Predicted 3D model of a 353-nucleotide RNA (Bacterial RNase P class A) from a Bryobacteraceae bacterium. Rfam family: Bacterial RNase P class A. Rfam's curators write: Ribonuclease P (RNase P) is a ubiquitous endoribonuclease, found in archaea, bacteria and eukarya as well as chloroplasts and mitochondria.
RNA sequence: GCUGCCGGACGGGCAGUCGCUUUCCGCAAGGGAAGAGGAAAGUCCGGUCUCCACAGGGCAGCGUGCCGGCUAACGGCCGGGGUCCGGUUACCCGGAUACGGAAAGUGCAACAGAAAAUAUACCGCCUCGGAAACGAGGUAAGGGUGAAAUGGUGCGGUAAGAGCGCACCGCGCCGGAAGUAAUUCCGGUGGCAUGGCAAACCCCACGCGGAGCAAGACCAAAUAGGGGAGGAGGGGCGGCCCGCCCCGCCAGACUUCCGGGUAGGUCGCUGGAGCCGGAUAGUAAUGUCCGGCCAAGAGGAAUGAUUGCCGCCCGCGAGGGUACAGAAACCGGCUUAUAGUCCGGCAGCUCAU
Numbered sequence: 001g002c003u004g005c006c007g008g009a010c011g012g013g014c015a016g017u018c019g020c021u022u023u024c025c026g027c028a029a030g031g032g033a034a035g036a037g038g039a040a041a042g043u044c045c046g047g048u049c050u051c052c053a054c055a056g057g058g059c060a061g062c063g064u065g066c067c068g069g070c071u072a073a074c075g076g077c078c079g080g081g082g083u084c085c086g087g088u089u090a091c092c093c094g095g096a097u098a099c100g101g102a103a104a105g106u107g108c109a110a111c112a113g114a115a116a117a118u119a120u121a122c123c124g125c126c127u128c129g130g131a132a133a134c135g136a137g138g139u140a141a142g143g144g145u146g147a148a149a150u151g152g153u154g155c156g157g158u159a160a161g162a163g164c165g166c167a168c169c170g171c172g173c174c175g176g177a178a179g180u181a182a183u184u185c186c187g188g189u190g191g192c193a194u195g196g197c198a199a200a201c202c203c204c205a206c207g208c209g210g211a212g213c214a215a216g217a218c219c220a221a222a223u224a225g226g227g228g229a230g231g232a233g234g235g236g237c238g239g240c241c242c243g244c245c246c247c248g249c250c251a252g253a254c255u256u257c258c259g260g261g262u263a264g265g266u267c268g269c270u271g272g273a274g275c276c277g278g279a280u281a282g283u284a285a286u287g288u289c290c291g292g293c294c295a296a297g298a299g300g301a302a303u304g305a306u307u308g309c310c311g312c313c314c315g316c317g318a319g320g321g322u323a324c325a326g327a328a329a330c331c332g333g334c335u336u337a338u339a340g341u342c343c344g345g346c347a348g349c350u351c352a353u
Stems, first nucleotide, its partner, number of pairs: 001349010012310007020035006037324001041335002044333005049212004061208005066080005081099001082097006100203002105201002107197002122143002124139006151169006170192001171190008216267004226258005235250005274293008311322004
C1' cells in the first nucleotide's frame, strides 16, 4: 500500500428568493424565532401514562431458560463459563451459540439396514454334528447399512471373541482445592449400568389482568329527545237522555329548571428514565456529581419549491445523478433498509528500509 472480517461515526455544505406549520412582538401593515431520522419504518419485546377489572389460593394459557452484573423494565446490554467452527490449531487469536431437565412418564426416527433401544446374528470368525449341503450353539474383533449402531486406543486373554482383565483417555459417583456462581483442576472409586430428539408432548423454576392517546379528562351549542315544577285553555272515556254540570283517569300548547349525548373548543402534548461537556467509581454495560442548554408538537397532518457556488459519482464533452427513507403521546431495546465517506482493531499478501 492492497484485500478480507469485525466494531464505530457521518450520511451533503454555504447563501439568496417564494411558500407552509407552530410560536413571540405589533392596533394593523409587517417583523423575529424554531421546524424529521439513524432508522421517524416493522409494531417484535419491555416500560411510563390513562381508563376498565380485581378478596385470597389453585388450575388452565402465554412467555422466558448456563452463571454473575446493569437497568424503571425487558426476550435488551455488559462481563464470565461450557460447547461448536475456523486460523499459520500445545499455548494463542477470531467467530457462532434457545445453552434448565432424556436416570418422572408418554412419544418419534423417512430410506437403507439383521437390528433404531432392556432389542438384534445379514456377511464373516470359532466350536460341535455331518461325506457334503446344511444344522445347533458361541461371538459385536472385522465387513456392510445409516444422520445416528450400545465407550475409544493398546496389551493381555480366548476355541473365536468380549471391560473378561489391565494401562491411558472418556463417562458416572464420592471427596478435596479455586471461584460469588456457571464451572475448572486434583485425588479416589465404579468396568461402564439408563444412545439421540424437549424449536415433540411433558417436567422444573421464574414472570405475566385487559385495552390502548381514536387512551382519557374538562367546557359545551343548534335541533331532536328524557326528567321535575307550574300550567291559560282544550280533548277523550265512563256515570245521569243531550247541552250543561260533577267525579275519576290520560295526554298536553306554553313557561321554567335539571341532566345525558352530538357538533365545536380546551387539555392530555412534550422539560424528559432529556441533550451536551467535564470529573469520578467500574474490565465493561452502567451509575454518581458538577456546569451548560431547551432543540417539531400539528390534528389528516407543516418541514416544500427554486437559484447560485462548492463537495462526491458517471461521462471525452455537453450534461446527468447524489442512498434508505419521512415525526403523530412518550421512552428503552431488537429487527429490517441504507449510495458513499471516514476512523479503529485483527488477519493475509506485497513493497521499501
The sequence is in RNAcentral, with records from ENA.